[in-house]
RNA sequence: GCCAAUAUAGCUCAGUUGGUAGAGCGCUGGAUUCGUAACCCAGAGGCCUGCAGUUCGAUCCUGCAUGUUGGCACCA
Numbered sequence: 001g002c003c004a005a006u007a008u009a010g011c012u013c014a015g016u017u018g019g020u021a022g023a024g025c026g027c028u029g030g031a032u033u034c035g036u037a038a039c040c041c042a043g044a045g046g047c048c049u050g051c052a053g054u055u056c057g058a059u060c061c062u063g064c065a066u067g068u069u070g071g072c073a074c075c076a
Base pairs, nucleotide, nucleotide: 001072002071003070004069005068006067007066010025011024012023013022019056027043028042029041030040049065050064051063052062053061
């Protein structure tokens, strides 16, 4: 330099062939226990990387940009 994948909760990841999103772990409170852990119950927490386009409506489709990952090429 070229190509591809990917970006969603604090972390790891789902998700909707377009109608404003869930799980596990973690966190907070409660119950249980002599107490702690485990188990159980409840709760908080993200409008989905940014800009633009399409649409009545975009996290989802299209383009560009940025970050991350992988492959290929170059290194006279």
Predicted 3D model of a 76-nucleotide RNA (transfer RNA) from a sheep gut metagenome. Its Rfam family is "tRNA". Rfam links the family to the GO term triplet codon-amino acid adaptor activity. The coordinates come from a structure-prediction model, not an experiment, and the mean pLDDT is 82.